[in-house]
Molecule: SAM riboswitch aptamer (S box leader)
Organism: Streptomyces solincola
Formats: sequence, C1' cells, structure tokens
RNA sequence: CGCUCAUCCAGAGGGGCAGAGGGACACGGCCCGUUGAAGCCCCGGCAACCCUCCAGCCGGCACUCGCACACCGCACCGCGAGGCCCCGGCUCGGGAAGGUGCCAAUUCCGUCUCACGGCGAAACGCGUCGUGGGGAAGAUGAGGA
Repeated sequence: CGCUCAUCCAGAGGGGCAGAGGGACACGGCCCGUUGAAGCCCCGGCAACCCUCCAGCCGGCACUCGCACACCGCACCGCGAGGCCCCGGCUCGGGAAGGUGCCAAUUCCGUCUCACGGCGAAACGCGUCGUGGGGAAGAUGAGGA
C1' cells in the first nucleotide's frame, strides 16, 4: 500500500511512573476506569504465525531392485516390489532457543446480505425480536510490489 494468503468463540498479569479517560473509526447498545483509564518502563506469562528440532502416518516423475520397451538424439515417460536416503504433505502431534504477536468481555455486540423461526389477528410483503451462514471493516502473522 484500494496487493496475496492464513487465522481471529481457546489461552495468558503483577509492579513503577502517570492522572482521566478507554473498549480501531461513525452511530446505537453494553461494559471497563479515582479500589487508578490511555501512554511509557520493568518483570512475568500465553500462544505456536515464521524459524528450528523430533515422532508417527501418507504421497512422489526422487532412491533401490526386478520386468517391459528401446538404432541414436530431443521431448515425454510404463508395470511391480521395497521403505535406507531425498522431496513434499498431514496431525485439536511433541519441544520453545530466536523473530513477531498477544495477556477484560467472540475482533465486547449490532450496522450490509441470505436462510429459518417467534410476534404484529391468515398469505405475500413490511416491521420487529431471535438463531445460524456469508460479507464489509479491522487486527496479527507470513509473503509480494
């Protein structure tokens, strides 16, 4: 940064400085906060995206052996078996030194859309409430320009 992909109902807080706000923005709701908000610093922790190592399993035009085919070259590439090496993948797998991230409430909830259900005196439609799916926006990581 009008870019790509993945994840976002799990998890993890103490102290110091500070002094009134904070939960991204707008609106609505609901919360947190003088028993101390934001911000900064220290320490601790969580998690496992990147990185790294390990285990198990699976796959491969890789490896080994056998067979088939074959004048040579190029391109392409067959069948079977094996499981030491190589490559790749998978697991609510294990580990956590390093690079990030995170440590109230689902990303606090809603807003747009779809489906279903309740109610508004039956249907469609509309309104409203609820449940579920998708999206938008945002956050974080890994990459790209």